A computed fold for a 691-nucleotide part of an RNA from Psychroflexus aurantiacus, annotated as large-subunit ribosomal RNA, domain II. It matches the Rfam family "Bacterial large subunit ribosomal RNA". Its family is annotated with structural constituent of ribosome and ribosome in the Gene Ontology. Lineage of the source: Bacteria > Flavobacteriia > Flavobacteriales > Flavobacteriaceae > Psychroflexus.
[in-house]
Context: one part of a larger RNA
RNA sequence: GCCUACGAGUUACCACCGUUAGCAAGGAUAAAUAAUUCAGUUAUGGAUCCGUAGCGAAAGCGAGUCUGAAUAGGGCGAAUAAGUUAGCUGUGGUAGACGCGAAACCGUGUGAUCUACCCUUGGGCAGGUUGAAGCUGUGGUAACACAUAGUGGAGGACCGAACCCGUUGACGUUGAAAAGUCUUGGGAUGACCUGAGGGUAGGGGUGAAAGGCCAAUCAAACUCGGAAAUAGCUCGUACUCCCCGAAAUGCAUUUAGGUGCAGCGAUUAAAUAGUUUUAUAGAGGUAGAGCUACUGAUUGGAUGCGGGGGCUUCACCGCCUACCAAUUCCUGACAAACUCCGAAUGCUAUAAAAUGUUUUUAAUCAGUGAGGGCAUGGGUGCUAAGGUCCAUGUCCGAGAGGGAAAGAACCCAGAGCAUCAGCUAAGGUCCCCAAAUAUAUACUAAGUUGAACAAACGAGGUUGGACUGCUUAGACAGCUAGGAUGUUGGCUUGGAAGCAGCCAUUCAUUUAAAGAGUGCGUAACAGCUCACUAGUCGAGCGGUCCGGCAUGGAUAAUAAUCGGGCAUAAGUAUAUUACCGAAGCUAUGCUCUUAUCCGCUUAAGGCGGAUGAGAGGUAGGGGAGCAUUCUAAUCUGCGCUGAAGGUGUACUGUCAGGUAUGCUGGAGCGGUUAGAAAAGAAAAUGUAGGC
Numbered sequence: 001g002c003c004u005a006c007g008a009g010u011u012a013c014c015a016c017c018g019u020u021a022g023c024a025a026g027g028a029u030a031a032a033u034a035a036u037u038c039a040g041u042u043a044u045g046g047a048u049c050c051g052u053a054g055c056g057a058a059a060g061c062g063a064g065u066c067u068g069a070a071u072a073g074g075g076c077g078a079a080u081a082a083g084u085u086a087g088c089u090g091u092g093g094u095a096g097a098c099g100c101g102a103a104a105c106c107g108u109g110u111g112a113u114c115u116a117c118c119c120u121u122g123g124g125c126a127g128g129u130u131g132a133a134g135c136u137g138u139g140g141u142a143a144c145a146c147a148u149a150g151u152g153g154a155g156g157a158c159c160g161a162a163c164c165c166g167u168u169g170a171c172g173u174u175g176a177a178a179a180g181u182c183u184u185g186g187g188a189u190g191a192c193c194u195g196a197g198g199g200u201a202g203g204g205g206u207g208a209a210a211g212g213c214c215a216a217u218c219a220a221a222c223u224c225g226g227a228a229a230u231a232g233c234u235c236g237u238a239c240u241c242c243c244c245g246a247a248a249u250g251c252a253u254u255u256a257g258g259u260g261c262a263g264c265g266a267u268u269a270a271a272u273a274g275u276u277u278u279a280u281a282g283a284g285g286u287a288g289a290g291c292u293a294c295u296g297a298u299u300g301g302a303u304g305c306g307g308g309g310g311c312u313u314c315a316c317c318g319c320c321u322a323c324c325a326a327u328u329c330c331u332g333a334c335a336a337a338c339u340c341c342g343a344a345u346g347c348u349a350u351a352a353a354a355u356g357u358u359u360u361u362a363a364u365c366a367g368u369g370a371g372g373g374c375a376u377g378g379g380u381g382c383u384a385a386g387g388u389c390c391a392u393g394u395c396c397g398a399g400a401g402g403g404a405a406a407g408a409a410c411c412c413a414g415a416g417c418a419u420c421a422g423c424u425a426a427g428g429u430c431c432c433c434a435a436a437u438a439u440a441u442a443c444u445a446a447g448u449u450g451a452a453c454a455a456a457c458g459a460g461g462u463u464g465g466a467c468u469g470c471u472u473a474g475a476c477a478g479c480u481a482g483g484a485u486g487u488u489g490g491c492u493u494g495g496a497a498g499c500a501g502c503c504a505u506u507c508a509u510u511u512a513a514a515g516a517g518u519g520c521g522u523a524a525c526a527g528c529u530c531a532c533u534a535g536u537c538g539a540g541c542g543g544u545c546c547g548g549c550a551u552g553g554a555u556a557a558u559a560a561u562c563g564g565g566c567a568u569a570a571g572u573a574u575a576u577u578a579c580c581g582a583a584g585c586u587a588u589g590c591u592c593u594u595a596u597c598c599g600c601u602u603a604a605g606g607c608g609g610a611u612g613a614g615a616g617g618u619a620g621g622g623g624a625g626c627a628u629u630c631u632a633a634u635c636u637g638c639g640c641u642g643a644a645g646g647u648g649u650a651c652u653g654u655c656a657g658g659u660a661u662g663c664u665g666g667a668g669c670g671g672u673u674a675g676a677a678a679a680g681a682a683a684a685u686g687u688a689g690g691c
Stems, first nucleotide, its partner, number of pairs: 001691006011095006018088006026050003032044004054061002064076004098236002101233001105226003109222002116200009125190001127159003130155001134151006163187003169182003202218001204214003239625006249262005263368002265365007273358001274355009288341001289339002295335002300330003306324002308321004371396010401412003416590004421586003427580003430565003436577001438576006449567002457552002461549010478536005484509003489503003515530001519528002591615011626680001628677006635671004645664008
């Protein structure tokens, strides 16, 4: 992992609603006793309980009563009424209470054969090295001291086996081993190692102290018991079909992943609302707007109270000002906590019409109380976030189908079943891929683009429009020629001659035209060139503004790509027609639910038909069934000519399922109507067995 078996809302009592039945202003007995055909039988038993009357703390009074001085007022009642007993479903409570699951807590005991420390008594330590004290000799001293040569054999001394330990590395890691092997290391006469016997026990021991060790278990051992501890937590919770169908919000909470009440769902009953549109009448201060209408903030200008600075003066005056600046005026413009104003929606009421239970109430049963995306109006944040917090709507959640390549919530659209029928939506129609290589007119040249990222700014890309200038009296561009003279204008300067700089009456002459000079250039000149003019040529050439499509700007982390191929349209824009396209709509048949009506039958009810509406669905509520085991029946069957079980096949039912039959098997098993449950497994790191 698979297979098989087992495996979770039960039982008792109490309570409430519902339902079925009995009796009914009443209903019911309990224990017990007796009888008996011995069966959950019959009779007796009225103690007691509920109901038939309430009010008051009570005495008590009573359709009233309590409060009160009250005959007032007020509170609770009555003004007619259904209960009670039993069975069953649902739910709640008390019990282990749907099942499994802690870590822990407490109590009684068992452990020091492992290990920690201690006590008693034994044992062990190859070999080698070093050479303390002391002692002896000699030297030496007044005597010591001291020196030297020997002797001697000390040490938590040295090297290193046994022995003890476990530093390093490798291997091992379902191991040879639940801690080892090899290698390399530390100690090895000591605070050493070790045998045997004994002692200390669980909030206790022991500890050269690591929370270490106390039998592979230690921040409180193990065993059994309290005990099915508790678990607002996790996981699991078993057949079918039909109807309806949520919530992720508010308030409160030692509360925030729990719970209570409300909200939203279901079922039953009752009531008569509810919704939409139109009209009319209202309240209101949002969007917008405005501010010479307030409060506050505020651009520029005019005026210039007052102040600063300067001048003047003994002082007071006075004068000036490219300074600051009040009020007022003109002008521009701002506000969630500004408003002289002020919508649309929404809200309230009334009336009419449409719709037809969608609304409300009561009883019972829930689940939910982590929500999320998108659009719009806002707060917060950076007008950041697939951010966060509100509001309104919608969808996902709990929603399948078509489109968007692929995608919870974007677009279209709400799936009872069937059909080799039709029409459409969004979106598409060259191929993948169903349908136009459709029609008409433009644009783009960037593979821009082809549903899906980009700005300021730049640019004789190209295209459309508007306005405007020049032009056959010849424009624009090119080419040829000229572009002169007074004069090197004056000043300045070392120089300044059109061209460093300053000045200006930048004049005048000759001209077709030619600046006291547009740029390059020289030290200064020179030189080149432009403006301007003529000729040549022969028809358009410039400027400004507003659009379309392109272009640069353009930078992200694994290899890219419009979904791909690819495309000069199969891209973009405008217009038009046809077609494709979904579980939408239609068509045909069928199933089920429900409302109304009709017919048959009837004790409730059931059956059949017609018309209308409906049948997505998680949590959850309600309804109807199937299967399994057992029990009952004066019911009814099958079986050795083959029961149950196993394994195939065929038929049948909307499903759970059922029936027949082949083979196997070898002795029991059904049907109907009721009843009762150890009553349905795919999941619980489920339990046991097998493989």